[in-house]
This is a predicted structure of a 73-nucleotide RNA (transfer RNA) from a Candidatus Nealsonbacteria bacterium. The prediction has a mean pLDDT of 81. Rfam family: tRNA. Rfam describes the family as follows. Transfer RNA (tRNA) molecules are approximately 80 nucleotides in length. NCBI's taxonomy places the organism under Bacteria, Bacteria candidate phyla, Candidatus Nealsoniibacteriota.
């Protein structure tokens, strides 16, 4: 220098064909227990790496950049 892959709540990930973001763990509350653990229910928390474009509408398509991984030179 070139190719490919990844970047989504605190952590690990899902999101196929564009329609306004979900799961597990964790966290908070209530209930059950004498208490802990545990279980059930409810809740808080992200605008999807950054910027721009297309579109009525973008995590999802296009371009550029940033960071990481990997292969080639």
């Nucleotide at each position: 220098g070139g190719g490919c892959c990844c970047a989504u709540g605190g952590c690990g990930c899902a999101g196929u064909u564009g329609g306004u973001a979900g799961c597990g763990c964790g966290c908070g509350a209530a209930c059950g227990u004498g208490g802990c653990a545990c279980g059930u229910u409810c809740g808080a928390g992200g605008u999807c790496g950054a910027g721009g474009g297309u579109u009525c509408g973008a995590a999802u398509c296009c371009c550029u950049c940033u960071g990481g991984g990997u292969c080639c030179a």